RNA sequence: GUAUUUUCCGGUGAUGGAGUUCACCGUAAAAGCGCGUAAGCGCUAAUGACUCCUGCAGGCUA
Numbered sequence: 001g002u003a004u005u006u007u008c009c010g011g012u013g014a015u016g017g018a019g020u021u022c023a024c025c026g027u028a029a030a031a032g033c034g035c036g037u038a039a040g041c042g043c044u045a046a047u048g049a050c051u052c053c054u055g056c057a058g059g060c061u062a
Base pairs, nucleotide, nucleotide: 009026010025011024012023013022016053017052018051019050020049021048032043033042034041035040
């Protein structure tokens, strides 16, 4: 100096925050789905998963 592994730490997981947990990454992890040659059109969702809060949409009651 290079490569690999482990630990610690940090980060990421299609739109916000927090807790728990899982997976992944070490400058990468990541950047949704369907139709269509393309242009373009349409659809789901604030979660990776669970729970709570906030925002958004619909309904009911006071």

Predicted 3D model of a 62-nucleotide RNA (Fluoride riboswitch aptamer (crcB RNA motif)) from Propionispora vibrioides. Taxonomically the source falls in Propionispora (Bacteria, Bacillota, Negativicutes, Selenomonadales). Its mean pLDDT, the model's own confidence on a scale to 100, is 80.